[in-house]
């Protein structure tokens, strides 16, 4: 030079001007506490300083933490997780090994426990699909019989033809048909015997293990596929969720309590009468109604919970890593109709995906592009 | 913001591994003078993408798009 592979950053820069929002200050104000002043708490205004998305802030898919609820402890139900070992607050996430399949290679990908505990399932096609099976073939005991040979009448051999049976070699069928190549071997085959490849078991060695071994021995050899089918096995999970929770608290309605109200009855605003509303007006007729003080729950409302955390950095040590472990330094949004923006100049590679909402650690996903390292493979130079 | 259902022809709606039913509507035919009804027939679908299996509407993940539902007593 082309052409990939992994890892790790970056996510328009810079100016000037107007805004929006959080914390601190200085004035100014309004209210509380105070006997007043000083102090202070709380709010407003105004200037001044400083802080203001993200690698996915997202999906919300697991995990923790945090708050409220239940709960002695064990088991059943129910979810979940699945090679080994470490890491971690924890994990379906990480590392680091085995095993496997894929790529010429760096590399990348795997829900990788267990159908010799049981039980289900495999349409269609196919003879046959789960203590295998005989459609074509392939050989055939016996029988007939054409045709050929041989020999001595009549037998033999050989072809053919039925058929009683072998057979698992070749064809076919299926997603899948009970080791594989070779020599023997047979009527024709055929782990039928034997060699080597496989594979099961059991020892050995090696390594925590997973598991590996061209190490022994022993078996002629499936024990067939599916557990993202029921199942079995270790092993883990109490539920809900910042709209959880806590805490101050208006009108209006209700709920309690006390008093006190036109007649009558009556333990009681419970009944009848009588007044007042409402149903457009009358009339029947329906419902519905007294005042004052008080207490508690509580709604809107407002404070909280909210950002100092399993934190960021940078060194130094332990470890293969993943992370640990100690010193040092930093504080880096915090709203609540909810902020991070617009305007203009300039430059450049001309700007993707997209925006916090209790807060972490992950997976997934979406994304213009450009950097830095390390590697692989071709071609070609020296 | 959390938390939970769901998605199958034009509409409604069964189908939980092995040609996806069934009614309404449409189309076309039969019956009628002509139409309704009625009868034959026929069109038409498993949100989307990826695994798992021989085989997915069923199972598993991912995505996309729909719905409800969240304070207090009582």
């Nucleotide at each position: 030079u082309g052409a990939g592979c992994c890892a790790g950053c970056c996510a328009g820069g810079c100016g000037a001007u107007c805004g929006c929002u959080g914390u601190u200050u200085c004035c100014a104000u309004u209210g509380g506490u105070u006997u007043u002043a000083u102090a202070u708490c709380a709010g407003u205004g105004c200037a001044a300083a400083u802080g203001g998305a993200g690698g996915a802030a997202a999906g919300u898919c697991c995990g923790g933490g945090c708050u409220c609820c239940a709960a002695a402890g064990g088991g059943c139900a129910g979810g979940g997780u699945g090679c080994c070992a470490g890491g971690u607050a924890a994990c379906a996430c990480c590392u680091g090994g085995g095993g496997g399949g894929u790529g010429u290679g760096a590399g990348c990908c795997c829900a990788c426990g267990a159908c010799c505990a049981g039980u289900g399932c495999a349409g269609c096609a196919g003879a046959g699909a789960g203590u295998a099976a005989a459609c074509c073939g392939c050989c055939g005991a016996u029988g007939g019989u054409u045709c050929u040979c041989c020999c001595u009448a009549g037998g033999g051999a050989g072809u053919u033809c039925a058929c009683a049976g072998g057979u698992a070699a070749g064809g076919g069928u299926g997603a899948a048909a009970g080791g594989g190549u070779g020599c023997g071997g047979u009527a024709a085959g055929a782990g039928c015997g034997c060699a080597c490849c496989g594979c099961g078991c059991g020892a050995c060695u090696g390594g925590u293990a997973a598991c590996a071994g061209a190490u022994c021995g022993u078996g002629g050899c499936a024990c067939g596929g599916u557990a993202a089918a029921c199942u079995c096995c270790a092993c883990c999970c109490g539920g809900a969720g910042c709209a959880a929770g806590a805490c101050c608290a208006a009108a209006u309605a209700g709920g309690c309590c006390u008093u006190c109200u036109u007649g009558g009855g009556g333990a009681a605003a419970c009944c009848c009468a009588g007044c007042g509303c409402a149903c457009g007006g009358c009339c029947c007729g329906u419902g519905c109604g007294g005042a004052a003080g008080g207490c508690g729950g509580g709604u809107a409302g407002g404070u909280u919970g909210c950002u100092u955390g399993a934190g960021g950095u940078g060194c130094u040590c332990g470890g293969c890593g993943a992370c640990g472990a100690g010193c040092a330094u930093c504080c880096c949004a915090g709203a609540u109709g909810a902020a991070u923006g617009a305007u203009c100049g300039u430059c450049c590679a001309c700007g993707a995906c997209a925006g916090a909402a209790c807060c972490c650690g992950g997976c997934u996903u979406a994304c213009c592009g450009g950097c830095u390292g390390g590697c692989u493979c071709a071609a070609c130079a020296a | 913001g959390g938390c939970g259902c769901g998605g199958u022809g034009g509409c409604a709606g069964a189908g939980u591994g092995g040609u996806g039913a069934u009614g309404c509507a449409g189309c076309g035919g039969a019956u009628u003078g002509c139409a309704a009804a009625u009868c034959c027939g026929u069109c038409a679908a498993c949100g989307c993408c990826g695994g798992u299996u021989c085989g997915a509407u069923u199972c598993c993940g991912a995505c996309c798009c729909g719905c409800g539902c969240c304070u207090c007593c009582a």
About this RNA: Two RNAs folded together computationally: RNase P RNA and transfer RNA, 456 nucleotides in total. Model confidence (mean pLDDT): 78 of 100. Rfam match: Bacterial RNase P class A. Rfam classes the family as a ribozyme.